The part of an RNA shown here (small-subunit ribosomal RNA, 3' major domain) has 475 nucleotides and comes from Candidatus Iainarchaeum sp. The coordinates come from a structure-prediction model, not an experiment, and the mean pLDDT is 81. Rfam family: Archaeal small subunit ribosomal RNA. For this family Rfam cites "The comparative RNA web (CRW) site: an online database of comparative sequence and structure information for ribosomal, intron, and other RNAs" (Cannone et al., BMC Bioinformatics, 2002). The sequence was found in a public genome assembly.
[in-house]
Context: one part of a larger RNA
C1' cells in the first nucleotide's frame, strides 16, 4: 500500500429485503447431471459463475467408448533378392463373410518392413507450459499518469471535505494544476411529424365491366390513382429550453406544452485488473504412442436404472373440460426447396399439379378471445402416464433405438414440509406462431406478436456492491 472485520458513517441493487404476482420443492412424463450397472455405457463442465451447458435433438454417420474383423512405416542404412521380391488366382482350411491368414499349385518379372532410425496420424496427457475466445466480479465506478508539493523510503497528494448524479456526473471548497483508460456521447431498434419515391406495396375519390338487391347501396374484376397504410432513404423533434418553488451553484421537486420528457424505451459496447475460473475435443510448446494410443468397416454402446439433485412440460380442473359456429397478429423460411388447387382416405398420410429463385407464389385455418349448447364437484365428460391392435412418414436400415394418426387401456395426481426462484410496465402472467438444430424428430434455444394484471417508487433488518474512516495476532 492492500486484504479482512458478528468496528463505525454515507450510499446501492427485484441474481437484496419490504409490499405484490405467479412459480420451483409433492405427481406423472421430457431433459441433463450424480450414483450404481455394464464388454462399453466415450471425454469435458462441479456454489453463486457446472447440470436443455459444450448452439451436444446420438437409429447408422455424428465417435471420441466396447466386441469383432480388415489397413498403413516417406526418408536413410543393414540384412535379403533372377537359385524369383513385391503383386494376383482355382481348389481345399481358417472366417459371420472374405487368396486377410494358411496348405498346394500356377502366372507374373524388380525390388525391397524382415531389422535399426526416422515418419505420418493421434478426440493420447498436460488449461499449473501458452495463444485465441469466453464466462464472472460487473455496466460495478472505478483504475492510472505528466508536472508540482510532502516524506530518508516504502508511498501520498491529486482521486479528499460538502452537496448532487445511473455515473471519479457535475458544482463550491482544498498543494495542487492538468491529462488519460473507464462513465456519458457515439452505433442499432422502437414512438411522433415532414419530405422524396411507388412495384411485387396501398385503394379514398374518379370511370368501365360483373353479380346481388325494389332501392339507398353492397361485392367483385379492369382502367386509373399515390390520398391513406406500408415499404425505404433523408430530415426535423427533448435541450431541465420555458413557468413556479428551494439552493451560492451543480441540481433537485412541481407544472405547462408535447407522440415523448429531465438517460423517453430496448439493446450493442465491458476500464487497470483478480479467480493459476472454463477452454488442447479451436490453435499452439513440451511429454508418450507409433504396428499401434495411428486409419477403415460391421454390430453394440452413449437410449443401462434399486435409487439421490438441478431445469422445465402436462396437470390436479368450472375464471374449467368437450361440441358446433364467428374474430383478429408479428417476426421469418422456401429451388435436392416451400408446395396452392383438384382427387383417394376418418386421419396421420398418398396421388397429380399451377404458381414462387419470391412486398409478386407458397409455408398460413393464429391460438387464448367471442356466440350457443353441454357436463354438476364426481379421481369425473379433470387428468393424461402406461400398455394393446391396426395403420402412416422418413430413411440402405426403425428389434435395441424416431415421429405421426385411429382405436381401446385408461396410473399418479384433490394446489405439494422444511426451503428456495423470477419480476416494477406493454414487465408478470398466459396465448399460440416463426426460426435454428434438421433425411426424420423439439416439452430446447432464439426470435415474434395477442390479451394484460397486482404492489413499491422505499430501505439497508436479511444477502451482497462502491467509498471514506477505524482496529489487525494476515500479506
Nucleotide at each position: 500500500u492492500g486484504g479482512c472485520g458478528g468496528g463505525g458513517g454515507a450510499g446501492c441493487a427485484c441474481u437484496a429485503c419490504a409490499a405484490g404476482g405467479g412459480g420451483u420443492g409433492g405427481a406423472g412424463g421430457g431433459u441433463g447431471c450424480g450414483g450404481u450397472u455394464u464388454a462399453a455405457u466415450u471425454g469435458g463442465a462441479g456454489u453463486c459463475a457446472a447440470c436443455g451447458c459444450c448452439a451436444g435433438a446420438c437409429a447408422c454417420c455424428u465417435c471420441a467408448c466396447c466386441g469383432g474383423g480388415g489397413u498403413u512405416g516417406a526418408c536413410a542404412g543393414c540384412a535379403g533378392g533372377a537359385u524369383g521380391a513385391c503383386g494376383g488366382u482355382c481348389a481345399g482350411g481358417c472366417u459371420g463373410a472374405a487368396g486377410a491368414c494358411c496348405u498346394u499349385a500356377c502366372c507374373c518379372g524388380a525390388c525391397g518392413c524382415g531389422c535399426u532410425g526416422a515418419g505420418a496420424g493421434g478426440c493420447g496427457g498436460u488449461g499449473c507450459a501458452u495463444g485465441g475466445c469466453c464466462a464472472u466480479c460487473g455496466u460495478c465506478a472505478g483504475c492510472u499518469c505528466g508536472u508540482g508539493c510532502c516524506g530518508u523510503g516504502a508511498g501520498g497528494u491529486g482521486u479528499c471535505c460538502u452537496g448532487u448524479u445511473a455515473a471519479g456526473u457535475c458544482a463550491g471548497g482544498c498543494a495542487a494544476c492538468g491529462a488519460g483508460c473507464g462513465a456519458a456521447a457515439c452505433c442499432c431498434g422502437u414512438g411522433c411529424c415532414c419530405u422524396c419515391u411507388g412495384u411485387u406495396g396501398c385503394c379514398a375519390g374518379c370511370c368501365u365491366c360483373g353479380g346481388g338487391g325494389a332501392g339507398a347501396c353492397c361485392c367483385g374484376a379492369g382502367g386509373g390513382g399515390c390520398a391513406c397504410u406500408c415499404a425505404g432513404a433523408g430530415g426535423g423533434g427533448a435541450c431541465u429550453g420555458c413557468c413556479g418553488g428551494c439552493g451560492u451553484a451543480a441540481g433537485c421537486c412541481g407544472g405547462a406544452g408535447g407522440a415523448a420528457g429531465g438517460a423517453g424505451c430496448g439493446g450493442g459496447c465491458g476500464a487497470c485488473g483478480g479467480u493459476a475460473g472454463g477452454u488442447g475435443a479451436c490453435a499452439u510448446g513440451c511429454c508418450c504412442c507409433g504396428a499401434a494410443u495411428a486409419c477403415c468397416c460391421c454390430g453394440g454402446g452413449c437410449u443401462a436404472c434399486a435409487c439421490g439433485c438441478g431445469c422445465c412440460c402436462u396437470a390436479c380442473a368450472a375464471u374449467g373440460g368437450c361440441c358446433g359456429g364467428g374474430a383478429c397478429a408479428a417476426u421469418g423460411g422456401g429451388a435436392g426447396g416451400c408446395g396452392a388447387c383438384c382427387c383417394c382416405g376418418a386421419a396421420a398420410g398418398g396421388g397429380g399439379a399451377a404458381g414462387c429463385c419470391a412486398a409478386u407464389c407458397c409455408c398460413c385455418u393464429a391460438a387464448a378471445c367471442c356466440c350457443g349448447g353441454u357436463c354438476u364437484c364426481a379421481g369425473u365428460c379433470g387428468g393424461g402416464a402406461u400398455c394393446g391392435c391396426g395403420g402412416g412418414c422418413u430413411g440402405g436400415a426403425a428389434c435395441u433405438c424416431g415421429c405421426c394418426c385411429g382405436c381401446g387401456u385408461g396410473a399418479a395426481c384433490g394446489u405439494g414440509g422444511a426451503a428456495u426462484c423470477c419480476c416494477c410496465a406493454g414487465u408478470a402472467a398466459u396465448c399460440g406462431c416463426g426460426c435454428g438444430u434438421c433425411a426424420c424428430u423439439a416439452u430446447c434455444g432464439c426470435g415474434c406478436g395477442g390479451u394484460g394484471a397486482a404492489u413499491a417508487c422505499g430501505u439497508c433488518c436479511c444477502u451482497g456492491c462502491u467509498c471514506c474512516u477505524u482496529g489487525c495476532a494476515c500479506a